[in-house]
RNA sequence: GCCGACGUAGCUCAAUUGGCGGAGCAACUGAUUUGUAAUCAGUAGGUUGUCGGUUCAACUCCGACCGUCGGCU
Repeated sequence: GCCGACGUAGCUCAAUUGGCGGAGCAACUGAUUUGUAAUCAGUAGGUUGUCGGUUCAACUCCGACCGUCGGCU
């Protein structure tokens, strides 16, 4: 330099191939306990990498760029 995959909550990953963004762990609050851990209930946390385009509607489709990983030279 060329090709491909990926980028979503603090972390690991979903989201039925366009129709209201969720789960587990972690965090916080409460219950339980003499207390801690464990357990149970709940709460909060997201400009879906960035900027544009298509569409009534985009995590999803298209383009450019950025980053990570892999392959080729």
Model confidence (mean pLDDT): 80 of 100. This is a predicted structure of a 73-nucleotide RNA (transfer RNA) from candidate division WOR-1 bacterium RIFOXYA12_FULL_43_27. Its Rfam family is "tRNA". Its family is annotated with triplet codon-amino acid adaptor activity in the Gene Ontology. About the family: Transfer RNA (tRNA) molecules are approximately 80 nucleotides in length. By type it is a transfer RNA. The source organism's lineage runs through Bacteria, Bacillati and Candidatus Saganbacteria. RNAcentral holds the sequence, with entries from ENA.